Predicted 3D model of a 350-nucleotide part of an RNA (small-subunit ribosomal RNA, central domain) from a metagenome.
Rfam family: Bacterial small subunit ribosomal RNA.
The coordinates come from a structure-prediction model, not an experiment, and the mean pLDDT is 86.
Context: one part of a larger RNA
């Protein structure tokens, strides 16, 4: 183990495919396993309840009902659930036709800026800060003009814009590949939903091996500020930050809001596609579908607030929580090259 509950109080698993398992649309006929009636065995005595006896009562006793909520057989019921057959289109998929997008890998390929190299003009100063110095410059810097290497990032276009299970995606072409959405309503015929365990994805920092290395920049190193300044500013840097291969699996992995269905006045804005209005065509309106935003009925909430993208009425299914600190520790298992990661207590104490 009832029961109540998860946006902010303790609690949604970071996400997804999927086993096991739980739930499952609609007509018909059958079956009777659950389920439902009824009848028979069985369910020890005492105990316990009720009635009524017996010791003067009472406790205690005897006596008869009840209970023993099960459990087997029999015989039936067929409305639900199963379960077996046969059908059905509305869920679910398929297939034709179509736009749309930073979904995802790989090769390529451009400009604009910064460093840094050569060369020209040039000369004393620059650089930076609250203000200064460290710190670069006559061995010719800063400025500027051509010229060149090489990294990394993609101004504007850019949008409460798109896309993707989530992490995430942004300069341009190309090859290769996923999903979604819209029409039509051919075609399959319940194939479906969740998903314990298992498997795969998975910011950033960090590891292991090799490349690359401009800008930035933990450590670190001067300079400053200060009572001190192991910081906040400055001047300089070194891992990293970038690739290719393996590994690490955290997060405020946040909508702090799991997933799927169905159902419940409305406004108003925006991307997709699709139909109509219009003498064509584009704009425009009006409507349908699917997306993302705002405000708000009803209802919900401790309240703030949410509100067809629900935290609103329902159902199924998984995950979770149970008082604060002790602790996400320590033990023990795992996993991991390590860092650590996942499972995860107890005394104690308020």
């Nucleotide at each position: 183990u009832u029961g109540g509950g998860c946006g902010u109080a303790a609690a949604g698993g970071g996400c997804g495919c999927g086993u096991a398992g739980g739930c499952g649309g609609u007509g018909c006929g059958g079956u009777a396993a659950g389920u439902c009636a009824c009848c028979u065995g069985u369910g020890a005595a005492a105990u316990c309840u009720c009635c009524g006896g017996g010791c003067u009562u009472a406790a205690c006793u005897c006596g008869g009902a009840g209970u023993c909520u099960g459990c087997a057989g029999g015989c039936g019921a067929a409305a639900c659930u199963g379960c077996c057959g046969u059908g059905c289109u509305g869920g679910a998929g398929u297939a034709u036709g179509g736009g749309a997008g930073a979904g995802g890998u790989g090769c390529g390929u451009g400009g604009a800026a910064u460093u840094c190299c050569c060369g020209g003009u040039g000369u004393a100063g620059c650089g930076g800060u609250g203000a200064a110095a460290u710190g670069c410059g006559u061995a010719g810097a800063u400025a500027u003009c051509g010229g060149g290497a090489g990294g990394a990032a993609c101004a504007c276009c850019u949008g409460u814009g798109g896309c993707g299970a989530a992490a995430g995606c942004g300069g341009c072409g190309c090859a290769c590949u996923g999903g979604a959405c819209c029409a039509u309503a051919a075609c399959u015929g319940a194939c479906g939903c969740u998903g314990a365990g298992g498997c795969g994805c998975g910011a950033a920092a960090g590891c292991u091996a090799g490349g690359g290395g401009a800008g930035c920049a933990a450590a670190c190193a001067g300079g400053a500020u200060u009572a001190g300044a192991u910081a906040c500013c400055c001047u300089g840097g070194u891992a990293g930050u970038c690739c290719u291969a393996g590994c690490c699996c955290u997060a405020a992995a946040c909508g702090a809001u799991g997933g799927a269905u169905g159902c419940u006045u409305g406004g108003u804005g925006u991307g997709a596609c699709c139909g109509g209005u219009a003498c064509c065509c584009a704009a425009u309106c009006c409507g349908g579908u699917u997306g993302u935003g705002c405000c708000g009925a009803a209802g919900c909430u401790a309240a703030c607030g949410c509100g067809a993208u629900a935290a609103g009425c329902a159902u199924c299914c998984c995950g979770c929580c149970u008082g604060g600190g002790g602790a996400g520790u320590a033990c023990g298992g795992u996993c991991g090259c390590a860092a650590g990661g996942c499972u995860g207590a107890a005394a104690c104490u308020c």